Notes
Predicted 3D model of a 75-nucleotide RNA (transfer RNA) from a Methanobacteriota archaeon. Rfam family: tRNA. RNAcentral holds the sequence, with entries from ENA. RNAcentral records the identical sequence in 2 taxa.
RNA sequence: GCCACUGUGGCUUAGAGGCAUAGCGACGCCUUGGUAAGGCGUAGGUCGAGGGUUCAAAUCCCUUCAGUGGCUCCA
Numbered sequence: 001g002c003c004a005c006u007g008u009g010g011c012u013u014a015g016a017g018g019c020a021u022a023g024c025g026a027c028g029c030c031u032u033g034g035u036a037a038g039g040c041g042u043a044g045g046u047c048g049a050g051g052g053u054u055c056a057a058a059u060c061c062c063u064u065c066a067g068u069g070g071c072u073c074c075a
Base pairs, nucleotide, nucleotide: 001071002070003069004068005067006066007065010024011023012022018055026042027041028040029039030038048064049063050062051061052060
């Protein structure tokens, strides 16, 4: 330099054009004499960034950033 894949709450992750998911964690409540376990609930994301297409984009297209893997001929 070229090609492919990945990027989504604190962590891990689902999603293939129509309400952004779940688990763990955090916090609150119930339960207990008090913890743990268990049960119930709450908050937390503008989907790596910018632009485009569309009535509508995490999803499709373009550019770009980061990470991982592969290739790297001749002179």